[in-house]
């Protein structure tokens, strides 16, 4: 770093360092010296993997979670590319695709 498959409308934050930017990208919009982005330590949320119980028609389903990711403003913040629908039209929905993000496997 690449490709597969699966998920993205729900959950859950304190304290310490430090001291300006930060929400992947563009554009909007939004959060920030009532200290953000980060790190660190607690503590949580969640159930892909693993385990572990219960059932099974042996594909699996439910359920529990100490274990390995993961998360912890704002729907993946909203929108970007395509069709559809109303509508004169700005534009609004709807449904896909593209991008991203996370797990699991693979090269």
């Nucleotide at each position: 770093u690449u490709c597969u498959u699966a998920u993205c409308a729900a959950g859950a934050g304190a304290a310490g360092c430090g001291g300006a930017g930060g929400a992947a990208c563009u554009g909007g919009u939004c959060c920030u010296g009532u200290g953000a982005u980060g790190c660190u330590u607690c503590a949580g949320c969640a159930a892909c993997c693993a385990c572990c119980a219960a059932c099974g028609u042996c594909g699996g389903u439910u359920g529990g979670c100490c274990g390995g990711u993961g998360c912890u403003a704002a729907u993946u913040c909203c929108a970007g590319c395509a069709a559809g629908u109303a509508g004169u039209g700005a534009c609004a929905c709807u449904u896909g695709a593209g991008a991203g993000a996370u797990a699991a496997g693979a090269a």